[in-house]
RNA sequence: AGUUUGAUCCUGGCUCAGGAUGAACGCUAGCGGCAGGCUUAAUACAUGCAAGUCGAGCGGUUGUAGCAAUACAACGAGCGGCGCACGGGUGAGUAACGCGUACACAACAUGCCUUGAACACGGAGAUAGCCCUGGGAAACUGGGAGUAAUAUUCGAUAGCAUAUCGGAGUGGCAUCACUCUGUAUAUUAAAGUUACGGCGGUUCGAGAUUGGUGUGCGUCUGAUUAGGUAGUUGGUGCGGUAACGGCGCACCAAGCCAACGAUCAGUAGGGGGCGUGAGAGCGUGACCCCCCACACGGGUACUGAGACACGGACCCGACUCCUACGGGAGGCAGCAGUAGGGAAUAUUGGGCAAUGGAGGCAACUCUGACCCAGCCAUGCCGCGUGAACGAUGAAGGCGCUCUGCGUUGUAAAGUUCUUUUGGAUGGGGCGAAAAUGGUAGAUUUAUCUACAACUGACAGUACCAUCAGAAUAAGCACCGGCUAACUCCGUGCCAGCAGCCGCGGUAAUACGGAGGGGUGCAAGCGUUAUCCGGAAUCACUGGGUUUAAAGGGUGCGUAGGCGGUCUUGUAAGUCUGUAUUGAAAUCUUGGAGCUUAACUCCGAAAUUUGGUAUGGAUACUGUGAGACUUGAAAUUUAGAUGAGGUUGGCGGAAUGUGACAUGUAGCGGUGAAAUGCUUAGAUAUGUCAUAGAACACCGAUUGCGAAAGCAGCUGACUGGACUAAAUUUGACGCUGAGGCACGAAAGCGUGGGGAUCAAACAGGAUUAGAUACCCUGGUAGUCCACGCCCUAAACGAUGUUUACUUGCUGUUCGGUCUAAGGAUGGAGCGGCGAAAGGAAACCGAUAAGUAAACCACCUGGGGAGUACGCCCGCAAGGGUGAAACUCAAAGGAAUUGACGGGGGUCCGCACAAGCGGUGGAGCAUGUGAUUUAAUUCGAUGAUACGCGAGGAACCUUACCAAGGUUAGAAUGCGAGUGCCGUUCUGUGAAAGCAGGAUUUCCUUCGGGACACAAAGCAAGGUGCUGCAUGGCUGUCGUCAGCUCGUGUCGUGAGAUGCUGGGUUAAGUCCCGCAACGAGCGCAACCCCUAUUGUUAGUUGCCAUCAUUAAGUUGGGCACUCUAGCAAGACUGCCGGCGCAAGCCGAGAGGAAGGCGGGGACGACGUCAAGUCAUCAUGGCCUUUAUACCUUGGGCUACACACGUGCUACAAUGGUAGGGACAAAGAGUUGCAAGUUAGUGAUAACAAGCCAAUCUCAAAAACCCUAUCCCAGUUCGGAUUGGAGUCUGCAACCCGACUCCAUGAAGGUGGAAUCGCUAGUAAUCGCGCAUCAGCCAUGGCGCGGUGAAUACGUUCCCGGACCUUGUACACACCGCCCGUCAAGCCAUGGGAGCUGGGGGGACUUGAAGCUGGUGACCUUACGAGGAGCUAUCUAAAGUAAACUCAGUGACUGGGGCUA
Repeated sequence: AGUUUGAUCCUGGCUCAGGAUGAACGCUAGCGGCAGGCUUAAUACAUGCAAGUCGAGCGGUUGUAGCAAUACAACGAGCGGCGCACGGGUGAGUAACGCGUACACAACAUGCCUUGAACACGGAGAUAGCCCUGGGAAACUGGGAGUAAUAUUCGAUAGCAUAUCGGAGUGGCAUCACUCUGUAUAUUAAAGUUACGGCGGUUCGAGAUUGGUGUGCGUCUGAUUAGGUAGUUGGUGCGGUAACGGCGCACCAAGCCAACGAUCAGUAGGGGGCGUGAGAGCGUGACCCCCCACACGGGUACUGAGACACGGACCCGACUCCUACGGGAGGCAGCAGUAGGGAAUAUUGGGCAAUGGAGGCAACUCUGACCCAGCCAUGCCGCGUGAACGAUGAAGGCGCUCUGCGUUGUAAAGUUCUUUUGGAUGGGGCGAAAAUGGUAGAUUUAUCUACAACUGACAGUACCAUCAGAAUAAGCACCGGCUAACUCCGUGCCAGCAGCCGCGGUAAUACGGAGGGGUGCAAGCGUUAUCCGGAAUCACUGGGUUUAAAGGGUGCGUAGGCGGUCUUGUAAGUCUGUAUUGAAAUCUUGGAGCUUAACUCCGAAAUUUGGUAUGGAUACUGUGAGACUUGAAAUUUAGAUGAGGUUGGCGGAAUGUGACAUGUAGCGGUGAAAUGCUUAGAUAUGUCAUAGAACACCGAUUGCGAAAGCAGCUGACUGGACUAAAUUUGACGCUGAGGCACGAAAGCGUGGGGAUCAAACAGGAUUAGAUACCCUGGUAGUCCACGCCCUAAACGAUGUUUACUUGCUGUUCGGUCUAAGGAUGGAGCGGCGAAAGGAAACCGAUAAGUAAACCACCUGGGGAGUACGCCCGCAAGGGUGAAACUCAAAGGAAUUGACGGGGGUCCGCACAAGCGGUGGAGCAUGUGAUUUAAUUCGAUGAUACGCGAGGAACCUUACCAAGGUUAGAAUGCGAGUGCCGUUCUGUGAAAGCAGGAUUUCCUUCGGGACACAAAGCAAGGUGCUGCAUGGCUGUCGUCAGCUCGUGUCGUGAGAUGCUGGGUUAAGUCCCGCAACGAGCGCAACCCCUAUUGUUAGUUGCCAUCAUUAAGUUGGGCACUCUAGCAAGACUGCCGGCGCAAGCCGAGAGGAAGGCGGGGACGACGUCAAGUCAUCAUGGCCUUUAUACCUUGGGCUACACACGUGCUACAAUGGUAGGGACAAAGAGUUGCAAGUUAGUGAUAACAAGCCAAUCUCAAAAACCCUAUCCCAGUUCGGAUUGGAGUCUGCAACCCGACUCCAUGAAGGUGGAAUCGCUAGUAAUCGCGCAUCAGCCAUGGCGCGGUGAAUACGUUCCCGGACCUUGUACACACCGCCCGUCAAGCCAUGGGAGCUGGGGGGACUUGAAGCUGGUGACCUUACGAGGAGCUAUCUAAAGUAAACUCAGUGACUGGGGCUA
C1' cells in the first nucleotide's frame, strides 16, 4: 500500500513493494578481475596419488679403484631412531562443563625448542637380516645354524631427584604450601658417531609451548512429560590414575535433584561470525578462523611425551572382493574420479618455483597441505556493444475519424570522427629473496660481512607498442489496481491467467498473438524455494481485555512480587575510577597496492552491549539495629443499623382433599371448541376437619451479604460493615500462582414428605402435517434431612487495593451545628454532567480519567471447547485442551437506505356505502397451447393479451412452395446512344426470356433539354445483438418529493437545513429552531368551458317594417351565434376560532367561492422495463443469397384454455304508425339533394357544393296512439338454405351489405373479480381516421337523457412523513439453519496387523585390561611367558511390559463443491 462495507471509523488476519542466498529452473549471452562450488545417501566404492625420512646408529648388498687392508659412490629389504596423535576431511552422535566467557589446580603432565647444573665406567646374553630347510593356491608362516647396534640387559658411580622419618622458620584460601636442615634410612642413570667443528646420550632444575582436570554464569522446544535417583548422596578405608574424584571396591549413614522445571520425549555440533533490522531483536552457523566429536556399525586395549589412533592392532557384526574351498583381503566423512540419490554442485590436470610441515649435519627426499591452471554468468565488481551531424520526417510495419493523418523516429540511409573490447604482428614482467653450497675477509670457536653463481608450475600469461576497420558483441521480464508502462486482432465463463483483490458468458488495456507501441533492469533478466523486514501481527524498547479475541463465579490464604516516616551501621544491588581479559579475520574509519572497483594490505578506533579483580561514593533499593504515627488492624468505650446467617415456636389468607348441609343442571375451558367433571347430585354456597407449600398489603429508583443469594411474626445463637471518642499496639500492609472453602437452577444417592405447579407421558384442539404454541389431565421433580454434582448471559458482559482530578441533584444509616427553613462532615445506593478518555456507543469521584502494585486472561474465522491423554465424579458430566484441513475474511460501533404479520400521523373509488358490469350463453376480437410447407415477427404480473395494426382477398408481407435474376428492385456520378412511348408475335402461371414494327424537341449549329445507359464507384438485408446505443414510450405517479451553496456538528460515512408545533391538494404556508439561502418539482403563466361588456356582421340571426310555400328576398345587426379583445374570483368583505398561516359559516354580494370544471404539462430517479420490425446507429453475420422479381398459398388452421368486448335473456320491454329536440365532424378519384326503377341492398339520370352558403343528415333514447300478456314468447338472434347488390384484375380458401326462409344457446350467471363520487355512473344515438371494399361489436371524438351513495378509516391494496429493530444492501422475490442425496479431502475410534525407539530382568558371552595359578617353554636371574582360570564386558538370545509411527473391514463427526 491492496483487501471485510452501499458508504464510514475501528479491530483483525491475509497479501505485496525492500534486502539476502553454497541455490535450482526457463529464456538469453561479448570480455576481464576477485571469490565460491554434494545443503540430498555419515550410501557403496574401480584406479592412481595423499607419510615418510635418516648410511653422520647397525649388520650388510652392489659398483669403482686397489694384490690386499682399505677408500669412495650408491642402496631394495631388515634391525634401530624420529615422525606417523600434525596437516587434510566430515557433522553422524551430543542439550553436555560439549561450546562461550571468567576464574582455579595448595590435585597434574608436557617429545622436539631455549637455558642452568652435574655426568656418561665396566660387562652380558639374545634377535632380525643373511644362510640352510619345511608348510601353503595365496596371504603368510614353521624349524635349524649363526650375527650387529644409539636394540635389550647386568653391575658400578650420584644428589640439588624420589619415598619414609625427624627439627626449625615463613606464608596462606580449608585440606595445606614453600624454604632451610639431618652428612637419618632406602632406591634409581647413560650411547655412540665424526670431515674433530660438531651431532647426539643420562640425571636434576627453570622457561616456553601444548594438553588434562574442576568451578561460577550463559546456552532450543514440549507440563497432554511431575516426580526422579541404590553407586544413587555423603563418610571411612583400600585400589587405580599424570592428577582430584563413587573413577572402582568393602563397610557405614539415608541422603541427593526438582515448579527458579528435575526426570522423560523431540530437535540440534558450539562459538567468532553471517543475513536482515533505525535499534532492540529475529533467523542462521556454507566459505575463513577457534573448540568439540567421528573415521564401515560397535567394543577393546597396546605402543608412545602425546592416541584408546582416518590412510596402526585385536574381536564381534553388516557388506564387498580373491580362492586350488582348506583359507584369506578390505574400509575415499584425504585429492581427483565412479555408481547411486537428487532440482542441484567441477579435472582421474601442473608443480614443489613460493609459504608451511616430517626426517636429515647437510645436499636432499617426501608433502592432492599448499601454489597454480581447467570447468560453471553461482555471486560481487569493472568495461564494451560506438560518437557527432543528419527530415523527402524515406520505405516497411502498426493504428486511425482512411483521396489522407499519426506513430515507430534522428531511428535508418547518408557525411564526419573515435578504436575500448575482439583480430593480427612484435616486445614482455613483479612474484627470487634467500637458505644451502662456493670464493674472499673479520674473529679464539660460535658467528658475521662482501662478492659472484644457482632456482618459475603459473607463462605463448599480466602489461606495453604498432596496424586495419563501426568493424566482432542485447537480451529478459512486464504494461487492470497495488506498480513505472496501451493499442489492434483472435477467443467467447471456452481456452486460459492469477502474489492479493480478481479477469474471461461477442467490442477483454487482466486470456493467446502482434516483425505494433511503451516501461523497468541489463550480460543478464525472470520464476521457484528459504530467511529477516514491512508486522507495534507476542508489544523489553513497543499492544491489549464494557460491546471487536480477552477479568478467573466468589472469598480466605501459602510461596512469590510490591510496600509508610526518621536516625544509624553495612555496602549485596546501583553509580564511578583503575587493572586485566574479551584470539585473528569480519564490521567501521584513515591511508596504501592492483589503470578503477570488487579484492588485498597497513594503521586506528570500535564491537562481542560482557566477565573477573580491586579502590571509592552511599541519594535510592536491600539488609542489621533503634525510634515514630500519618497507613492499617485488633483492642477499649458508647451508639445505632439492616429481607445477613443457623435453628426452634407461632399465625392468617389462598389452594387441594374429606365429612355434613343447602341446592339443581350443568360446570369447566377457549379465538372458537373439544377432551375432562356432573342426576351415583357436580359447579356454586355454608360449617367443620385435614395436608403441604408459599408469605398479599407494607414494597421503593430501598436495605443486607464476598459472590451465589436473602422477605409473614417471634425467641435463642451468630457474622459484618458504619458512626463518635482517639484508648492500646506500632507497618503488624496490598496482591496472591498452586491450595482450601463457598457456589443459582437442573441433576444424582439414601430416607421422609407430597397441597400447588409441572419436564416425560396421555387425551382434545389447531394445522397440509403439529412429536409445538392453546386446553384437560398427569409422573419424576418442586419441599425436608444427610451426602454428591460445581456449571450459568455465575453480567456492571467492567479483577483486587491505594492516591489524585470542576459540579448539580435524589435517597438510606449514623454524627455535629441550627435562627428549625436548612447547613456541614462520614459510610453506602442512584440520576445528569466539567476536564479527560474512547472506534464509537458511551464512561465520567461507584471512571472505561491521571498514576502505582499484584494476579488472571487474549493474539484471524471455521474445525472446537471437539479429539486423544491425564485428573475429578455413582452417573450425567466437569477441568485441562490440540492438530490435520479449509476460508480471505470473521468481527465491533455508528451511517444512509430498504424491509417488518413494529409503533405513530396522513392520503387515494383503497376499503366501506351505492350504481352498473365481468366470470355462465351465442358471436366478434387478441393471446396461449396445438397443428401446419408456412400458420412471419415482436409485446408476457401490475406496466402483454380489440397491444405494434388508424383497417392481411392480390398488394401490404417480413412466412411457405414453385419458377426466375446476380453490380442486382431503388437513388447519385457517368463515356456513349437517341430515345421514351405505342404496338405485334412466340413461349410461360406470371415475372421474365426471344424477336419484329413505329419513332424526339430546342438551337446562336458549338451544343443543350429529356430519356436510356456499358465499365467502375457507392449495393442490398423486417438477418443477430433493446444486455453496445440515440430517440420515443410505459410504470411508480400529478405521488410530494429530489437536491445544492455557504455555515455549523461529527475522526468519518454523514447529519443539520427537509426534524418539531400547526396548516394545506401540495417541502402549501406560518411559528419555533445552527442554520441562512437557492435550484428541479407543487402552484401560477397556456388551451377549452361557465358570465358579461366591447369590436365586427357573411354563408349566421330576425325584435320592428315589407315580402314569401320557406329569413325566400328587401331591410336591420337589437337578440342568438360566430371569433378577436377585455372584465371577472383575490378568503377581497362580514362574523366566529386562532399568535400566525389558516379553518368554519346552506353568511353577504356574485354567472361562478374557496384549486369553479376539464386538458396540456410528469422532479431526482426505479424496473439492464419496451422498441435494432417506425426511424437512426456501433459491432457481428450474409453477397448465384439471409438480396431481388413473380404466381399460388399462409398470417383467417382448431380438441382446448384465458383476456377484452358486442348482443341478449325481456313488459322501465318488443313490434307498428305518428310527432319533437343536438353537437362535433367529413366531402371534387369526393359528398350528392331531387326524379325514376327495385320489397331492399342499390342502379340510371342529375341540381348544388373546394363548404357558418350545398351534401352526408334520418339523430336516437323521448312523447302520443295501437298491439303483444310472461311463453324459450311478436323475447333472443346464432346457425343454415336460397336469391341478390356493391367494391375490386380477382370475393373458392377469405369481404361487406340486402331480401325471403330457418330460429341455436340463453330465463340475470359458482368461487372470484372490475369500473365509477356529478353533468360523473348508467343509458341513447351521431361523426371521423385508416380505407377500392371490409370482417369496426375496435379506437378517437360529439352531444342527448341523467342518478344513487360516502357513517367512517378497524380491516385489504398502494403511497407519504416521523420513529424503532435488523445478521438485509442483487436490499424480504433478502438473508439463512439442519437433515438427506452425490463427488473430493484431511481426521478420531476400531477386531487387529506391521515397523521403529529406549530402559529394566534372565541366559550365554569374543577380543581385551586387571587379578590368581602356572607341573610346560625360555633362563643370562633379580625373572619372564604360553596355557588354565575369576570379575567386568561389545554383541546375541529369551520372555514380559512401555512408548512412537504406519496400516485396517467397519464406523463417528468435520471441511469443500452446485
Small-subunit ribosomal RNA from an uncultured Bacteroidota bacterium, 1458 nucleotides, folded computationally.
Rfam family: Bacterial small subunit ribosomal RNA.